Small-subunit ribosomal RNA, 5' domain from an uncultured bacterium, 511 nucleotides, folded computationally. The full RNA is in RNAcentral, with records from ENA, Greengenes and SILVA. It matches the Rfam family "Bacterial small subunit ribosomal RNA".
Context: one part of a larger RNA
RNA sequence: ACGAACGCUGGCGGCGUGCCUAACACAUGCAAGUCGAACGGGGAUUUUAAAGCAGCAAUGCUUGGGAAUUCCAGUGGCGGACGGGUGAGUAACGCGUGAGCAAUCUGCCUUUUUGAGGGGGAUAACGACGGGAAACUGUCGCUAAUACCGCAUGAUAUAUAUUUGUGGCAUCACAGAUAUAUCAAAGGAGCAAUCCGCAGAGAGAUGAGCUCGCGUCCGAUUAGAUAGUUGGCGGGGUAACGGCCCACCAAGUCAGCGAUCGGUAGCCGGACUGAGAGGUUGAACGGCCACAUUGGGACUGAGAUACGGCCCAGACUCCUACGGGAGGCAGCAGUGGGGAAUAUUGGGCAAUGGGGGAAACCCUGACCCAGCAACGCCGCGUGAAGGAAGAAGGCCUUCGGGUUGUAAACUUCUUUGACGAGGGAAGAAAGAAAUGACGGUACCUCGAAAACAAGCCACGGCUAACUACGUGCCAGCAGCCGCGGUAAUACGUAGGUGGCGAGCGUUGUCC
Numbered sequence: 001a002c003g004a005a006c007g008c009u010g011g012c013g014g015c016g017u018g019c020c021u022a023a024c025a026c027a028u029g030c031a032a033g034u035c036g037a038a039c040g041g042g043g044a045u046u047u048u049a050a051a052g053c054a055g056c057a058a059u060g061c062u063u064g065g066g067a068a069u070u071c072c073a074g075u076g077g078c079g080g081a082c083g084g085g086u087g088a089g090u091a092a093c094g095c096g097u098g099a100g101c102a103a104u105c106u107g108c109c110u111u112u113u114u115g116a117g118g119g120g121g122a123u124a125a126c127g128a129c130g131g132g133a134a135a136c137u138g139u140c141g142c143u144a145a146u147a148c149c150g151c152a153u154g155a156u157a158u159a160u161a162u163u164u165g166u167g168g169c170a171u172c173a174c175a176g177a178u179a180u181a182u183c184a185a186a187g188g189a190g191c192a193a194u195c196c197g198c199a200g201a202g203a204g205a206u207g208a209g210c211u212c213g214c215g216u217c218c219g220a221u222u223a224g225a226u227a228g229u230u231g232g233c234g235g236g237g238u239a240a241c242g243g244c245c246c247a248c249c250a251a252g253u254c255a256g257c258g259a260u261c262g263g264u265a266g267c268c269g270g271a272c273u274g275a276g277a278g279g280u281u282g283a284a285c286g287g288c289c290a291c292a293u294u295g296g297g298a299c300u301g302a303g304a305u306a307c308g309g310c311c312c313a314g315a316c317u318c319c320u321a322c323g324g325g326a327g328g329c330a331g332c333a334g335u336g337g338g339g340a341a342u343a344u345u346g347g348g349c350a351a352u353g354g355g356g357g358a359a360a361c362c363c364u365g366a367c368c369c370a371g372c373a374a375c376g377c378c379g380c381g382u383g384a385a386g387g388a389a390g391a392a393g394g395c396c397u398u399c400g401g402g403u404u405g406u407a408a409a410c411u412u413c414u415u416u417g418a419c420g421a422g423g424g425a426a427g428a429a430a431g432a433a434a435u436g437a438c439g440g441u442a443c444c445u446c447g448a449a450a451a452c453a454a455g456c457c458a459c460g461g462c463u464a465a466c467u468a469c470g471u472g473c474c475a476g477c478a479g480c481c482g483c484g485g486u487a488a489u490a491c492g493u494a495g496g497u498g499g500c501g502a503g504c505g506u507u508g509u510c511c
Stems, first nucleotide, its partner, number of pairs: 001509002004507005011380006017373002019338001024336003028333003033078003038075002041072008050063005085291003094216008104208002109204007117151001119149002126141006157182011187196003217263003224254003229251004234246003266288004270281004293314005316327004344370001346369003352366001353364004383413004393404004417452001419447005427438001455500005460481003466495005476483002
């Protein structure tokens, strides 16, 4: 010093922290949705006018139409690659640091510029008929779009060819000119203005990918390792370089400056310690990486280790009509288990931030709060002043006394915290209004009464603090030296004393 644990004890507040072990298995709830101003449909409610029928009428019933509100699944868009968790793996360009990419990509955002012409065929939803225990699913039929597909236009894009200039470490890059070829689009809201979108291209920003120099634990009782291995040529693949992959050719490449193998380990900013040098460490917070039941695979997409997506295989659990299906808390709570040991199946989107939306708003176990735990740090209190040569009691005693001890009683005073009552925020911004989970909390005022609030360890030396009794190498103590065998300051108890104090000791670990 600690993410601590154990023993005894325990008043309050603020701020933090809280499965270090089984990356063991998980009941239940919640943790990623949103958009009707992209689209067709279905349901409900309200309203409106019309037609028909019944009725003398009021009115009732039926039919289809319009408008408004709202709900539902579906098509479509954006987001589910962020945020949150964990540290199993990894000794590696993984991380740190410094460079490079003339070898690269980048949705949303900013900015510049150009454009949006004209068509087509489907499909879910829905309906009909089926299959299945379920999960789900088949056939036929209908329909829409900002879904899908041709055509047109088209460049500072791409490809090829010719050419001029500038630059670069090389392959080459950039700028300009000419020719040919190829490639685009979508609409919605509004009375309108206009707004939100759509397509191509340039620039920026952000994010990402790749390469390299240097640094990065232990073992030589691990000395040789390597065949896509090392290099070349050609191709494939990728956003991109590259044995990344493939065919062929060559025989290289690494290693005592430690290759290979084995063990251990996420790395860093930092943290702890120390005068420093250094040593140890990587909880919380921040950056990077890896992983998501185990192993493998791709799809979609601007972007994928795709935790709460898909497929296959394994183990496990559950449902089943035995044919077949469903699942993945290392998200937040919570359960069992393991363990010396680690919390609530809480409140709220009020704030901050994120996703969607034109907005209203919806979602958000991120987050903000509350709960539990002296786990840590810090602050406060448990009263203050006066009060005897000094009560009683206790303990000791040389029996004179000493000590506990101004301690108590008693007198005077105060009221922090806790308690009761009254008032009562900031955090809330934005043109106004409205909007607070925390919370009637913090805070302020008043009230009552010293009233409700002290323990733990030690006292042989190290090391501050001593006597009595009990015990008798017993019972026991102990960090080291060592105590105990009849006067033990070392064991046990009591009185006294010392230390720290809502803590005090012990254990573990690091310096």